[in-house]
RNA sequence: GGGCCCUUAGCUCAGUGGUUAGAGCGUCCGGCUCAUAACCGGCAGGUCCCUGGUUCGAAACCAGGAGGGCCCA
Numbered sequence: 001g002g003g004c005c006c007u008u009a010g011c012u013c014a015g016u017g018g019u020u021a022g023a024g025c026g027u028c029c030g031g032c033u034c035a036u037a038a039c040c041g042g043c044a045g046g047u048c049c050c051u052g053g054u055u056c057g058a059a060a061c062c063a064g065g066a067g068g069g070c071c072c073a
Base pairs, nucleotide, nucleotide: 001072002071003070004069005068006067007066010025011024012023013022018056028042029041030040031039049065050064051063052062053061
């Protein structure tokens, strides 16, 4: 220098243009227990990496940028 892939909750990830953006784990609260763990119930937690574009409507499509990973040179 070139090519490909990834970026969504604290973590791991779903979501292939239209309901209020979700799950598991974790944190927190409660139940259970003599107590802890396990188990059960519940709450909170998001600028969907950034900017612009397309569209009636974008986490998603397009362009540029940023960060990370792999390969080639």
A computed fold for a 73-nucleotide RNA from a Bdellovibrionales bacterium, annotated as transfer RNA.
The prediction has a mean pLDDT of 82.
It was read from a public genome assembly.
Rfam family: tRNA. Rfam classes the family as a transfer RNA.